[in-house]
RNA sequence: CCGUGCUAGGCGGGGAGGUAGCGGUGCCCUGCACCCGCAAUCCGCUCUAGCGGGGCUGAAUUCCCUCUCUGAGGGUUCGGCCUUUGGGGUCAGUACGCCGUUCGGAGGUGCUGAUGGCCGGGUCCCGCGCGGUGGGCGACUGCGAACCAGGUCAGGUCCGGAAGGAAGCAGCCUUAAGCGGAACCGUCCAUGCGCCGCGGACCAGCCUGGCCGGAGCCGAAGAGCGGCGGGCACGCCCGAAGGUCGUCCUCGAGGAAGGGGUGCACGG
Numbered sequence: 001c002c003g004u005g006c007u008a009g010g011c012g013g014g015g016a017g018g019u020a021g022c023g024g025u026g027c028c029c030u031g032c033a034c035c036c037g038c039a040a041u042c043c044g045c046u047c048u049a050g051c052g053g054g055g056c057u058g059a060a061u062u063c064c065c066u067c068u069c070u071g072a073g074g075g076u077u078c079g080g081c082c083u084u085u086g087g088g089g090u091c092a093g094u095a096c097g098c099c100g101u102u103c104g105g106a107g108g109u110g111c112u113g114a115u116g117g118c119c120g121g122g123u124c125c126c127g128c129g130c131g132g133u134g135g136g137c138g139a140c141u142g143c144g145a146a147c148c149a150g151g152u153c154a155g156g157u158c159c160g161g162a163a164g165g166a167a168g169c170a171g172c173c174u175u176a177a178g179c180g181g182a183a184c185c186g187u188c189c190a191u192g193c194g195c196c197g198c199g200g201a202c203c204a205g206c207c208u209g210g211c212c213g214g215a216g217c218c219g220a221a222g223a224g225c226g227g228c229g230g231g232c233a234c235g236c237c238c239g240a241a242g243g244u245c246g247u248c249c250u251c252g253a254g255g256a257a258g259g260g261g262u263g264c265a266c267g268g
Base pairs, nucleotide, nucleotide: 001268002267003266004265005264006263009057010056011055012030013029014028015027020046021045022044023043024042034054035053036052037051038050063261064260065259066258068256069255070254073251074250075249078246079245080244081243082242083241084240085239086238087237088236091235093234094233096229097228098227099226100225101224102223103222107218108217109216116212117211118210119209120208121207122206123205125200126199127198128197129196130194131193132191133190134189135188136187137186138185140181141180142179143178149174150173151172152171157166158165159164
């Protein structure tokens, strides 16, 4: 050095989680990935940290160690953005409400006369008057007294010799109190009354009449600006959760290149 047969080793690894810790089952990534049994109320172990059984390969492109670059994916710090959500009312930007102002100009009105000017009237209030209405009283008018009202008083009565006189019932007439009547009249009071009159006040607004004069006047929606306001729909402020992107740190499968290390027996 060659051949044959063996052995160590290899036949996946990693992240998060979990655990005192390690490995595994389960999840995720990578990926070429021997088979069977066990295992989340877990299973097996103890720093050489799955166990048991079987199979294949096997000392090197293949096993082990080291270094450089790259690197799927996971964890993590900080920040940006988005979504959802809890709270605040200090900020007051949007939105909202009110006010002012500048525009705007739907529409209305106007030569059957606008804005403006002059002269009035009304509307509101006060006082007085007039009228109406209602009531009281008076006046007017009807009735109205067995006796206790008046007049006249037949008959009868009384006084008187007589003449004559006195009181006086009924009747008749009249009237008082009272009871009514009702248009007009007078007076007093009241007034949810008035196409009424006078005076005052107001004379701001509104309505309206006359005159002058001759072309405008009013104006909704909406917009800009300014001021004020309250409130929490958004913004804003203080948090929470999730997603995504970047970043710090970290673990890191896999890939590329380099260096080093590792046997036994027999035969030639």

Overview
Bacterial large signal recognition particle RNA from a Thermoleophilaceae bacterium, 268 nucleotides, folded computationally. Rfam family: Bacterial large signal recognition particle RNA. The family's RNA type in Rfam is non-coding RNA gene. Gene Ontology terms of the family: signal recognition particle, plasma membrane targeting and SRP-dependent cotranslational protein targeting to membrane, signal sequence recognition. Lineage of the source: Bacteria > Bacillati > Actinomycetota > Thermoleophilales > Thermoleophilaceae. It is recorded under the gene name ffs. Of the family's consensus pairs, 86% are formed in the model.